RNA sequence: UUUAUCAGGCGAUCGCUUGCACCUUGUGCAAGAGGAAAGUCCGGGCAGCAUAGGACAUGACAGUCGCUAACGGCGACCGGGGGUAACCCUAGGGAAAGUGCCACAGAAACGAAACCGCCUUCGGAAAGGGAGUGGCGCCUUUGUAGCGCCAAGGCCGGACGGAGGUAAGGGUGAAAGGAGUGGGGUAAGAGCCCACAGCGACGUAUGGUGACAUACGAAGGAGGUAAACCCUGUCAGCUGCAAGGAGAUCUACACAAAGGGUGUCCGCCCGUAGGUCGCUAUCCGCUUGAUUCAAUAGGCAACUAUUGGACUAGAUAGAUGAUCGUCCCCGCCAGAACCCGGCUUAUCGAUAAG
Numbered sequence: 001u002u003u004a005u006c007a008g009g010c011g012a013u014c015g016c017u018u019g020c021a022c023c024u025u026g027u028g029c030a031a032g033a034g035g036a037a038a039g040u041c042c043g044g045g046c047a048g049c050a051u052a053g054g055a056c057a058u059g060a061c062a063g064u065c066g067c068u069a070a071c072g073g074c075g076a077c078c079g080g081g082g083g084u085a086a087c088c089c090u091a092g093g094g095a096a097a098g099u100g101c102c103a104c105a106g107a108a109a110c111g112a113a114a115c116c117g118c119c120u121u122c123g124g125a126a127a128g129g130g131a132g133u134g135g136c137g138c139c140u141u142u143g144u145a146g147c148g149c150c151a152a153g154g155c156c157g158g159a160c161g162g163a164g165g166u167a168a169g170g171g172u173g174a175a176a177g178g179a180g181u182g183g184g185g186u187a188a189g190a191g192c193c194c195a196c197a198g199c200g201a202c203g204u205a206u207g208g209u210g211a212c213a214u215a216c217g218a219a220g221g222a223g224g225u226a227a228a229c230c231c232u233g234u235c236a237g238c239u240g241c242a243a244g245g246a247g248a249u250c251u252a253c254a255c256a257a258a259g260g261g262u263g264u265c266c267g268c269c270c271g272u273a274g275g276u277c278g279c280u281a282u283c284c285g286c287u288u289g290a291u292u293c294a295a296u297a298g299g300c301a302a303c304u305a306u307u308g309g310a311c312u313a314g315a316u317a318g319a320u321g322a323u324c325g326u327c328c329c330c331g332c333c334a335g336a337a338c339c340c341g342g343c344u345u346a347u348c349g350a351u352a353a354g
Stems, first nucleotide, its partner, number of pairs: 001354006008327007016032007034333001038344002041342005046240004053266004058236005063077005078092001079090004093231002098229002100225003110178001115170002117166007128156002133151006139143001180196005199221001202217006244284003247277007259270003291310008328331001
């Protein structure tokens, strides 16, 4: 770290629920919460309404193959991420159909953009630079030469400003047009061009049931976001055991409208209203079931098949408890309400395996 299992034991007394037996109506015997009975989140059975039908809307889900009654569950695998490892996580269709959005910061947040920087060009203050021209002086080798001083104009330079180019670099940011390195190229730059390398989609081949993997090819696609709208595919009728079932009879009106059965439309189905008696409760549904245990067989597994065995709460104000004794490792979270498969959450401690 993963998976699985257990969930105080034994005895006595009193009591409660159900079943059976006896029958004296109160005795005896037997059974009596869970790993989550919980949350009611998902799926199915069952029940009523068409054996639940068509379209739209709405909602859920989303790798592949399988398991299953079914699932949004489970198993195995593929892809992605993490870990030394055992193993864990995965909100995993489409951004290459369209629309929208991208806080703050930043010049600019996606039909690009010029803040700094770099480059070109125009104007241009000051310091400074070197060459020449003119004048004067010096020198002697008296010069179309040299040295020094002075003068004016021009050149270079260039703070700063204007116009333009540039997406290499800086800075901001979660993200900056998004394919890196090197070279060429250029005023400076840029897939602008070239070579090599990378990603995605496409085509071919090979392997695999498949998701996909590997190799090769040619083309030249490029931000993110679908837990935004949307597109594609699959599934879903509504109600919910207070479901639903278990009465008799008479009268009036009607054969089609209204109404009801589901969010809308269609379709389909159902007669409506009232009186009398009876009930205001009881029974059924209700627990034998996609059940559970073992063996064998198949499968990596989820799971399935066959054979044999087992019966394991069914209340309806709602039973499953209390007290005492004893032992130990001193005992968690918590209690059925039609049933089942999952998920999620709560849980003292112990054991086993990897």

Bacterial RNase P class A from a rhizosphere metagenome, 354 nucleotides, folded computationally.
The sequence is in RNAcentral, with records from MGnify.